The RNA shown here (Bacterial RNase P class A) has 433 nucleotides and comes from an Actinomycetes bacterium.

[in-house]
RNA sequence: GGAGCCGGCCGGGCGGCCGCGGUCCCGGGGCAACCCGGGGUCGAGGAAAGUCCGGCCUCCGCAGGGCAGGGUGCUGGCUAACGGCCAGUCGGGGUGACCCGCAGGAAAGUGCCACAGAGAGCAGACCGCCGCCUCGCCGCUCGCGGCGAGCGUGGCGCCAGGCCCGAGCAGGGCCCGGGCGCCCGCGGCAAGGGUGAAACGGUGCGGUAAGAGCGCACCAGCGGCCGGGUGACCGGCCGGCUUGGCAAACCCCACCCGGAGCAAGGCCAAGUUGGGGACGUACCGGCCCGCGAGGAGCGGGCCGUGGAGACCGGCCCGGUCGAGUCCCCUGGUGGGCCGCACGAGACCGGCGGCAACGCCGGUCCCAGAUGGAUGGCCGCCUCCCCCCGGACGCCCGGGGGGACAGAAGCCGGCUUACAGGCCGGCUCCCCCU
Numbered sequence: 001g002g003a004g005c006c007g008g009c010c011g012g013g014c015g016g017c018c019g020c021g022g023u024c025c026c027g028g029g030g031c032a033a034c035c036c037g038g039g040g041u042c043g044a045g046g047a048a049a050g051u052c053c054g055g056c057c058u059c060c061g062c063a064g065g066g067c068a069g070g071g072u073g074c075u076g077g078c079u080a081a082c083g084g085c086c087a088g089u090c091g092g093g094g095u096g097a098c099c100c101g102c103a104g105g106a107a108a109g110u111g112c113c114a115c116a117g118a119g120a121g122c123a124g125a126c127c128g129c130c131g132c133c134u135c136g137c138c139g140c141u142c143g144c145g146g147c148g149a150g151c152g153u154g155g156c157g158c159c160a161g162g163c164c165c166g167a168g169c170a171g172g173g174c175c176c177g178g179g180c181g182c183c184c185g186c187g188g189c190a191a192g193g194g195u196g197a198a199a200c201g202g203u204g205c206g207g208u209a210a211g212a213g214c215g216c217a218c219c220a221g222c223g224g225c226c227g228g229g230u231g232a233c234c235g236g237c238c239g240g241c242u243u244g245g246c247a248a249a250c251c252c253c254a255c256c257c258g259g260a261g262c263a264a265g266g267c268c269a270a271g272u273u274g275g276g277g278a279c280g281u282a283c284c285g286g287c288c289c290g291c292g293a294g295g296a297g298c299g300g301g302c303c304g305u306g307g308a309g310a311c312c313g314g315c316c317c318g319g320u321c322g323a324g325u326c327c328c329c330u331g332g333u334g335g336g337c338c339g340c341a342c343g344a345g346a347c348c349g350g351c352g353g354c355a356a357c358g359c360c361g362g363u364c365c366c367a368g369a370u371g372g373a374u375g376g377c378c379g380c381c382u383c384c385c386c387c388c389g390g391a392c393g394c395c396c397g398g399g400g401g402g403a404c405a406g407a408a409g410c411c412g413g414c415u416u417a418c419a420g421g422c423c424g425g426c427u428c429c430c431c432c433u
Stems, first nucleotide, its partner, number of pairs: 001429010012381007020043010045404001049415002052413005057261004069257005074088005089103001090101004104252002109250002111246003126193002128189005133150008152184001154183006161175005201219006220242001222239007265338004274329006284304008309321004345364008383402008
């Protein structure tokens, strides 16, 4: 100088003006709820998001145990809990810093392993290698040796068909023709070739007719012993030689799990529903009308007396209206309040621990809307990007632009989105001294 890896942090700053939500104070109004004006103070995020996991809280259910169902799955730890986090183990990737892993059990059982291939689970012999046998040729020391062949125009059986003789779908003949099956001597081997994701340990040496864990060395796996580690696991020695994969197939093992969710749930309570009560009108008198023989009786209207209650500011007087008014209990609609902002809280310091995290001390109070506030404009400065101009890659001037997104009961995680920037540690390569 270049290329990377990991961790932590920020997510524009200052000032002015206008505005919005909560809360407190002051002044004014109102019986009150509350309203108006002024001032102080607080007012989104690292993900507030997705709602994937866990919990707090609330209601319902629940003696205890089991079955079914669901979830988790290397080990140890952390935590209120978790499928989260930390530290390790094993496996995989990278030269490396480092990264990734739904990582229990396949000699409990059941099941599956397509295609290809001879053979895919108590596997198998296609090509091939070897021994014996038969035949042919050659050679000779006459008993053997060497070479070659024993799968090609082959044989047998079955099926369908074509041609010919025949009256015929009867019967018969012919077919170097088609398809299928079996046979063409007996045995050994699994090294090599070939198929496959996978071929019953791998590599090498020995050994053998050819071969083979048949023998040996190393490696892998399994079992046993010893040592280290809390453990996953690791190291050493010995043994017989070897027991494929799939559990994100059923299953087995260990552990965990009641359901619904703040529209949870609780309180107040107009109008109204149901029940009960108090007071009044009605009930009285007069007149008129209708029915009627009738001044009986019935129905209607008007007036008077008497009127609970309401209004005129609280009381008295007075006035107006006046047939209903008021009270208690009940359920709870519209509506309002609580839940709901002091909490597994934030910051700073110390201690323990590799760490996650825990303990102690101090300081602080830090959004609570409910059509849902947290915004807009201007000026200066700063970071990045783009454009234009200038003695234009670095300097100067001017112009433009600014990521993802946004509380709604709260908390701990995970995942996803994100313009741009800052800090720390580490690795590899090249150059110089």
Notes
It matches the Rfam family "Bacterial RNase P class A". It is annotated as a ribozyme. NCBI's taxonomy places the organism under Bacteria, Bacillati, Actinomycetota, Actinomycetes.